[in-house]
Order: sequence, then C1' cells, then structure tokens
RNA sequence: CCUGCUCAGGGCAAACUCGCCGAAAGACGAGGACGCAAAGCCACGGGCCUACAGCCGACCUCCGGGCGGCCAAGGCAGCCGGGCCGCCGAUU
Repeated sequence: CCUGCUCAGGGCAAACUCGCCGAAAGACGAGGACGCAAAGCCACGGGCCUACAGCCGACCUCCGGGCGGCCAAGGCAGCCGGGCCGCCGAUU
C1' cells in the first nucleotide's frame, strides 16, 4: 500500500417525533437507532429531488387566476463514480 474474519478506543446516526430556518426539496438542534470501515470532507462527472422567480403552452369567470412543460437557482456526499484527509490491525 492492498485488505476488513478480528482486537482496542470508540465514532456517525435512517425512519419517526419535537423545535427551528426555508416557497419547496432540504438544512440545523434535541430525542431516537435502520444501518455504516470512511455514513469524515468536497456538488467535479453522471443521477435523483425541489422549483418562489423566469420562459413557453393551453384553459377560465381574462388589469387576474390556477394548471402543464422547461428552467436560472437551490438541495442530496446515507445513489454511483472521482478528488482530499484519516483510526485500528487478523489475513493477503
């Protein structure tokens, strides 16, 4: 370095609930553990989610309204790949 049957110290925390921020996806805090050897960090490639605003379309009771599509932008690192960093020590 590879690797993860183990050892030691341990670490993180899905769903759900409450609080809080947000238009939403979702984030954060507390509780809680489904899981995780990178479930540590980075949205770089793919993917997925949202879409207040914007554009387009048809519609209606047409200074307006909701609906559908696209999308600036946002989010997910616990979807896959990639980059950076890292604990332990059986085996190869």